Annotation
This is a predicted structure of a 475-nucleotide part of an RNA (small-subunit ribosomal RNA, 3' major domain) from filamentous cyanobacterium ESFC-1. It matches the Rfam family "Bacterial small subunit ribosomal RNA". Its family is annotated with ribosome and structural constituent of ribosome in the Gene Ontology. Lineage of the source: Bacteria > Cyanobacteriota > Cyanophyceae > Oscillatoriophycideae > Oscillatoriales. The coordinates come from a structure-prediction model, not an experiment, and the mean pLDDT is 83.

Context: one part of a larger RNA
RNA sequence: UGACGGGGGCCCGCACAAGCGGUGGAGUAUGUGGUUUAAUUCGAUGCAACGCGAAGAACCUUACCAGGGCUUGACAUGUCGCGAAUCUCGGUGAGAGCUGAGAGUGCCUUCGGGAACGCGAACACAGGUGGUGCAUGGCUGUCGUCAGCUCGUGUCGUGAGAUGUUGGGUUAAGUCCCGCAACGAGCGCAACCCUCGUGUUUAGUUGCCACUAUAAGUUUGGAACCCUGAACAGACCGCCGGUGUUAAGCCGGAGGAAGGAGAGGAUGAGGCCAAGUCAGCAUGCCCCUUACGCCCUGGGCUACACACGUACUACAAUGGUCGAGACAAAGGGCAGCAACUCCGCAAGGACAAGCGAAUCUCAUCAAACUCGGCCUCAGUUCAGAUUGCCGGCUGCAACUCGCCGGCAUGAAGGAGGAAUCGCUAGUAAUCGCAGGUCAGCAUACUGCGGUGAAUCCGUUCCCGGGCCUUGUACA
Numbered sequence: 001u002g003a004c005g006g007g008g009g010c011c012c013g014c015a016c017a018a019g020c021g022g023u024g025g026a027g028u029a030u031g032u033g034g035u036u037u038a039a040u041u042c043g044a045u046g047c048a049a050c051g052c053g054a055a056g057a058a059c060c061u062u063a064c065c066a067g068g069g070c071u072u073g074a075c076a077u078g079u080c081g082c083g084a085a086u087c088u089c090g091g092u093g094a095g096a097g098c099u100g101a102g103a104g105u106g107c108c109u110u111c112g113g114g115a116a117c118g119c120g121a122a123c124a125c126a127g128g129u130g131g132u133g134c135a136u137g138g139c140u141g142u143c144g145u146c147a148g149c150u151c152g153u154g155u156c157g158u159g160a161g162a163u164g165u166u167g168g169g170u171u172a173a174g175u176c177c178c179g180c181a182a183c184g185a186g187c188g189c190a191a192c193c194c195u196c197g198u199g200u201u202u203a204g205u206u207g208c209c210a211c212u213a214u215a216a217g218u219u220u221g222g223a224a225c226c227c228u229g230a231a232c233a234g235a236c237c238g239c240c241g242g243u244g245u246u247a248a249g250c251c252g253g254a255g256g257a258a259g260g261a262g263a264g265g266a267u268g269a270g271g272c273c274a275a276g277u278c279a280g281c282a283u284g285c286c287c288c289u290u291a292c293g294c295c296c297u298g299g300g301c302u303a304c305a306c307a308c309g310u311a312c313u314a315c316a317a318u319g320g321u322c323g324a325g326a327c328a329a330a331g332g333g334c335a336g337c338a339a340c341u342c343c344g345c346a347a348g349g350a351c352a353a354g355c356g357a358a359u360c361u362c363a364u365c366a367a368a369c370u371c372g373g374c375c376u377c378a379g380u381u382c383a384g385a386u387u388g389c390c391g392g393c394u395g396c397a398a399c400u401c402g403c404c405g406g407c408a409u410g411a412a413g414g415a416g417g418a419a420u421c422g423c424u425a426g427u428a429a430u431c432g433c434a435g436g437u438c439a440g441c442a443u444a445c446u447g448c449g450g451u452g453a454a455u456c457c458g459u460u461c462c463c464g465g466g467c468c469u470u471g472u473a474c475a
Stems, first nucleotide, its partner, number of pairs: 001475002003472003007469007015459002019423005026313008034304002042053002064299007073125001077124002079121005086103007107114002127288002130286003136282002138277003141273001143271001148187006154163003167178003193265004198233007208222003213218001236259001239253005315416001319375007331362003336355002341350003382413001387408007429451007
């Protein structure tokens, strides 16, 4: 000087408390451990691994296993030889491949040849998701959006170092004020950026409004509203009162769409954890080279006595079911989204208009919600696992191992022990919708809107953190 303390002081944070809803019990989905296996590829492992890498394992992916094959190789550059390239057909085989027959003679040319492509030969070499994240780059997590981390000059100290950065107030903040052997400065904080909330101006098509005819914004007209873009205004403790040291600021009020950082996002200082990643990529060294490389078929990553994490669905009457009715936002669409009509109980199918989209469409009604009927507390008209049969879709192909529909079946489950998690407002809770991945497959993920609470006395205690101080046999 740090680090640590079941030392002290001050102060924060959904840290506790006050509340609301969960997890832990059940079934299922998914990840992990374990076990099993020819293989169940590899990595991630307290917080900060476990719906994580994976924004989607039937083949492919795929790295694993079994078997069948190749050896200058699936891929790159160089040398030589042959053939244009390319296409069609046959045999064999699970395929990779092996083998045979035919079609075809292009482009440039100084007529020697050359370019592209294919086949063959030899050698330099290729190749490796093999090892080491404790050799590394890059990127990332975490403390933590915590308020800290430093430097120049000066001063003090033999020196390590200190001072500044401590102190009194204040703040979300090393934020600002005052004081001070310090005076300044840098990286962080804040602001500048994006979205939402109010208004003005401007622009009106595919959107909005009016009128008439109407199957249809189809025709005509309008720019006031809504909306969609763009530019600007607006909030600054600016005004008033109180308080404070006349300061920084704090409290109350007015006006205002918004008030004291208006709400949310992006933004992550110096460092810590030899944290994570050699399997995204790059890369040193080591290792393999007829194999630890490469191709293929099939299998596996989907196993199952069990254990844990994360979710979904429930256990019902604030509910279930049937009928009728209403209101979104944000997105996607040409190898695509697909209306209308018809067929089918349905999944879906047939035909097919429109739309590269404020125009058409996914998408009829978004669901929760409202109105009416039934159910009357029961393992039930709750719950839907499991299983049987019949179908549909994608795709060479749904046996291992996809999703969906119909009929039948109808398990556990009676609100969950110890323990434990999230959340302070348009939040929690609850309801649906969309997107990426994607041929197909979503209870996951990322977004979007609808309905919409309760509680916060307080800081003694638990956890994490900041500043000052103290002890130390630790560095």